[in-house]
RNA sequence: UUCUUAUCCAGAGAGGCGGAGGGAUUUGGCCCUAAGAUGUCUCAGCAACCAGUCGAUAUGACCCGGUGCUACUUCCAAAAGACUGCAUGUAGUCUUAAAGAUAAGAA
Numbered sequence: 001u002u003c004u005u006a007u008c009c010a011g012a013g014a015g016g017c018g019g020a021g022g023g024a025u026u027u028g029g030c031c032c033u034a035a036g037a038u039g040u041c042u043c044a045g046c047a048a049c050c051a052g053u054c055g056a057u058a059u060g061a062c063c064c065g066g067u068g069c070u071a072c073u074u075c076c077a078a079a080a081g082a083c084u085g086c087a088u089g090u091a092g093u094c095u096u097a098a099a100g101a102u103a104a105g106a107a
Stems, first nucleotide, its partner, number of pairs: 001107008013043005021032003026078004044070003049066002052062003074099001079096008
């Protein structure tokens, strides 16, 4: 990097460095940001995918290990379908897809 499977409306922040944009990409919206964001490091925390321990089992409990995560639902919408309202292209709700993220396994 690619493939497969699972999950993605819950949860969890302080400090140091740094100095301009950032919330993956495109468009639109909505936000964060010199009262210093995004990033990065340290510490702390959350979670429970893998490992481990307990347990007769469980979709269970614990968790000092390997990852991950700690603004906003993956911040929201976009493609397809169904339904509802107004009345003819719009608004809303739901489902699925696509894309993305994370884990585990494989190549």